Predicted 3D model of a 133-nucleotide RNA (FMN riboswitch aptamer (RFN element)) from Vibrio breoganii. Its mean pLDDT, the model's own confidence on a scale to 100, is 78. RNAcentral holds the sequence, with entries from MGnify. Lineage of the source: Bacteria > Pseudomonadati > Gammaproteobacteria > Vibrionaceae > Vibrio.
RNA sequence: ACUUCAGGGCGGGGCGAAAUUCCCCACCGGUGGUAAAAGCCUAGCUUGAGCCCACGAGCGCCUUCACUACGUGAAGGGACAGCAGAUCUGGUGUGAAUCCAGAGCCGACGGUUACAGUCCGGAUGAAAGAAGU
Numbered sequence: 001a002c003u004u005c006a007g008g009g010c011g012g013g014g015c016g017a018a019a020u021u022c023c024c025c026a027c028c029g030g031u032g033g034u035a036a037a038a039g040c041c042u043a044g045c046u047u048g049a050g051c052c053c054a055c056g057a058g059c060g061c062c063u064u065c066a067c068u069a070c071g072u073g074a075a076g077g078g079a080c081a082g083c084a085g086a087u088c089u090g091g092u093g094u095g096a097a098u099c100c101a102g103a104g105c106c107g108a109c110g111g112u113u114a115c116a117g118u119c120c121g122g123a124u125g126a127a128a129g130a131a132g133u
Stems, first nucleotide, its partner, number of pairs: 001133005011025004026118002028107002030055004037047004050105002058083002060080001061077007087103005109121003
């Protein structure tokens, strides 16, 4: 430099005119780092955190430009994290924010006969990054 890849999840019941959106029981967990556990071909390597550190997408915000101009469109911006996030208790141990056990908690924007982490849409998009040449 190029190429490829790069997000999962509503099943059952209840109320109702209407809900995969509410209520009860369920289900899901991006990327890199960290590691006392586990596995192996014991050289080392691989796996191992949603809520510990950092990063990414979306919305918002900011800048510039255009226009039929207090808004709309286009381009750009993370030396903008604002929306915006969530963990405790017990056990073992020299040591656990990661192991084991238990109980909790969190989840962009727009749409919808009724409020959405799980449905539809932007998205056959973008991207943290991974692999290969």